RNAcentral holds the full RNA, with entries from ENA. This is a predicted structure of a 690-nucleotide part of an RNA (large-subunit ribosomal RNA, domain II) from a Microcaldota archaeon. The organism belongs to Microcaldota, within Archaea. Rfam family: Bacterial large subunit ribosomal RNA. Its family is annotated with ribosome and structural constituent of ribosome in the Gene Ontology. Its mean pLDDT, the model's own confidence on a scale to 100, is 81.

Context: one part of a larger RNA
RNA sequence: GCCAGGGAGUGUAUUGGAGUGGCAAGCAGUUUUACUGCGAAGUGAAAGCGAGUGCGCGCACGCAAGGAGGCGCAGGGCACGAAAGUGCCUAAGUCACUACUAUACGACCCGAAGCCAUUGUGAUCUACGCGCGGCCAGGACGAAGGCGAAUUGAUGUUCGCUGGAGGUCCGCAACCUGUCAUGGCAUGUCCUGUUGGGCGAGCUGCGGGUAGGGGCGAUAGACCAUUCGAACAUGGCAAUAGCGGGUCCCCUCUGAAGUAUCUUUAGGAUAGCUCCGGACGAGCUUGCAUAUGCGGUAGAGCGACCGAUUAGAGGGCGCGGAGUCGAAAGGCUCUUCCCUCCCGUCAAACUCCGAAUGCAUAUGCUGCGUAGACUCCGGGAGUCGGCCGCAUUGGGUAAGCUAGUGCGACGAGACCGUAAAGUCGGUGACUAAGGUUAAGGUCCCUAAAUCGUGAUUAAGUGUAUCAAACGAGGAGAUGCUCGUAGACAGUCGGGAGGUAGGCUCAGAAGCAGCCACCCUUUAAAAAACGCGUAAUAGCGUACCGAUUGAGAGUGUCUUCUCCGAAAAUGGACGGGGCUAAAUCAUGUACCGAGACCUUAGAGUUUAAAUGUACUGGUAAGAGGGCGUGCUACACGGCUAGAAGUAGGGUCUUGCGAUCCUAUGGACUGUGUAGUUGAGAAAAUCCUGGU
Numbered sequence: 001g002c003c004a005g006g007g008a009g010u011g012u013a014u015u016g017g018a019g020u021g022g023c024a025a026g027c028a029g030u031u032u033u034a035c036u037g038c039g040a041a042g043u044g045a046a047a048g049c050g051a052g053u054g055c056g057c058g059c060a061c062g063c064a065a066g067g068a069g070g071c072g073c074a075g076g077g078c079a080c081g082a083a084a085g086u087g088c089c090u091a092a093g094u095c096a097c098u099a100c101u102a103u104a105c106g107a108c109c110c111g112a113a114g115c116c117a118u119u120g121u122g123a124u125c126u127a128c129g130c131g132c133g134g135c136c137a138g139g140a141c142g143a144a145g146g147c148g149a150a151u152u153g154a155u156g157u158u159c160g161c162u163g164g165a166g167g168u169c170c171g172c173a174a175c176c177u178g179u180c181a182u183g184g185c186a187u188g189u190c191c192u193g194u195u196g197g198g199c200g201a202g203c204u205g206c207g208g209g210u211a212g213g214g215g216c217g218a219u220a221g222a223c224c225a226u227u228c229g230a231a232c233a234u235g236g237c238a239a240u241a242g243c244g245g246g247u248c249c250c251c252u253c254u255g256a257a258g259u260a261u262c263u264u265u266a267g268g269a270u271a272g273c274u275c276c277g278g279a280c281g282a283g284c285u286u287g288c289a290u291a292u293g294c295g296g297u298a299g300a301g302c303g304a305c306c307g308a309u310u311a312g313a314g315g316g317c318g319c320g321g322a323g324u325c326g327a328a329a330g331g332c333u334c335u336u337c338c339c340u341c342c343c344g345u346c347a348a349a350c351u352c353c354g355a356a357u358g359c360a361u362a363u364g365c366u367g368c369g370u371a372g373a374c375u376c377c378g379g380g381a382g383u384c385g386g387c388c389g390c391a392u393u394g395g396g397u398a399a400g401c402u403a404g405u406g407c408g409a410c411g412a413g414a415c416c417g418u419a420a421a422g423u424c425g426g427u428g429a430c431u432a433a434g435g436u437u438a439a440g441g442u443c444c445c446u447a448a449a450u451c452g453u454g455a456u457u458a459a460g461u462g463u464a465u466c467a468a469a470c471g472a473g474g475a476g477a478u479g480c481u482c483g484u485a486g487a488c489a490g491u492c493g494g495g496a497g498g499u500a501g502g503c504u505c506a507g508a509a510g511c512a513g514c515c516a517c518c519c520u521u522u523a524a525a526a527a528a529c530g531c532g533u534a535a536u537a538g539c540g541u542a543c544c545g546a547u548u549g550a551g552a553g554u555g556u557c558u559u560c561u562c563c564g565a566a567a568a569u570g571g572a573c574g575g576g577g578c579u580a581a582a583u584c585a586u587g588u589a590c591c592g593a594g595a596c597c598u599u600a601g602a603g604u605u606u607a608a609a610u611g612u613a614c615u616g617g618u619a620a621g622a623g624g625g626c627g628u629g630c631u632a633c634a635c636g637g638c639u640a641g642a643a644g645u646a647g648g649g650u651c652u653u654g655c656g657a658u659c660c661u662a663u664g665g666a667c668u669g670u671g672u673a674g675u676u677g678a679g680a681a682a683a684u685c686c687u688g689g690u
Base pairs, nucleotide, nucleotide: 001690002689003688004687005686006685011105012104013103014102016100018098019097020096021095022094023093026038027037028036029035030034042049043048053074054073055072056071057070061066075090076089077088078087079086080085108246109245110244111243115236116235117234118233120232121231127210128209130207131206132205133204134203135202136200138170139169140168141166145162146161147160148159149158150157151156175197176196180193181192183191184190185188212228214224215223249625250624251623252622253621254620259271260270261269262268263267272383273382274380275379276378277377278376279375283368284367287365288364289363290362291361292360293359294358299353300351301350307346308345312341313340314339315338316337320335321334322333323332324331325330386410388408389407390406391405392404393403394402395401415426416425417424430601431600432599433598434597435596436595440591441590442589443576444575445574449588451587452586453585454584455583456582462578463577471562472561473560474559475558476557477556478555479554480553481552482551490547491546492545493544494543496520497519498518501515502514503513526541529540530539531538602615603614604613626679629675630674631673632672633671634670635669636668637667644663645662646661647660648659649658650657651656
């Protein structure tokens, strides 16, 4: 892992409303005769005081009158108040059973780390004392002390020998061990090698001592039997767990929330949203239109306030600043500042203005509703982590970011399309069959056009979506200017004179620089646009003529394309491939969903039926069934073969039911009612087998 068996909302007590039934101003219990519980009266903090009548409307029903319940007004009781008035009340309960819920208990099951208790068990491991023992090759250094000699007045000093001290030295003896190793393996506080200690605070054997908030500790919170920042065993104990995991058959009906407030912040409570039941009895209306109001957003504007703001012109200069002239007084210039004009701009916390949507009310329409809407009451929940798209508002450089608002989805939604896909587009799935469309598509993969018309693109641009400034190439539209009195371009020719204009300068002659920029002859020709010279010279240009003979030049707008263009395995229009099978405009066919239509069937809605409407669904609620064991009653089956087991057939929406054959060899089924240790695939579930 697999298989079998076991495995989780239970029991008692009490509360609440519901269902069914008994009795009823009483009901129930009991020893049967008195008491007890709840009820028959409330109200007030309390002393206390202490109710039950009238009128109207009106559902079912009814021809009508009327009208049980129901509703309204008035009346009554108590409290407060001067009063007005306000609050509560003004005759249906009680007992049993059933399911649901709540509260207390282990309270659906499993799961902590922990806390406490016990004259509890442990020092055979280990820590440190204690008692009795054991062990430390060999070598080296050579303390004190002692002896002798020399010397001295003496103490002493020196030399030699002896001696054998030391947390002394060397040491691959034993023994201990804290270093190191790309070492070894069966991965162990192991082994091997290496390194360190090796007469000492040394190592070690046996015995014995200290015990859990205690020991022991050359201190590491180390060690106290693989357990230590409080051992182990047992008990309190099913500790507690707002946390994690698990929680067992079917079908039908409805169907959420991730929000607000308080506590809180992984949780609760109340409200909201949801399910079920009941009461009432006639309107309700989210959508559309119209009318009347509300408003200060988008936009716009600012010579309408307020604040910001570019450049310039003119004027005023009182104060201030800078510069300058002057001995000073004072003068002049510029500027800040103010006014006027004018060019150009802005605002969430500016507004002279000002929409669309929106909100409120009314009327009409639409839709729903006596098969009961709207509203109200009671009971059961779940939910309090949301997430994405579009629009929009804050924060942020930005984010598949973050905090909101509105709408729609997913969550809890299948199916078709988008290559693939939670949220995008189409569309809301009772079952079956046939047809028609939606989004999207129609060359092949792949169902359907190699369909029609007119354009564009040459970049494989593109073929779902996706990049800028700058520069470049096409297409289309349109404006202006020139043009047969000849344009534009080309070719041929002219392009002159006063004059080398004046000044400056070594020079300055069209062409270093400054000033001026005239006149003449002309078809036209600059006081010169460029090259050039030291300065001249020289070469072109503007401008004019001839030749040629029909368009030329210059803007603006639209659209397609190129460059700009860089990411990590090789590479992606889904792929093949395509010059259309790309892009733009337009048209007709076809394909294509569980959508729509048709037909047949099932279920819900109802007491039932024709009919109508409906039948996606997580959490959750409600309803109806299937199945296990046992009991009671009734009726059955079975040695001519029960249960069980194996295989096969049939029926049912499903849980399931039933039949046949084989095996098996003695019990067992159906109906009604009751009862339950009553349904497993999960819990690193438990036990057993394999």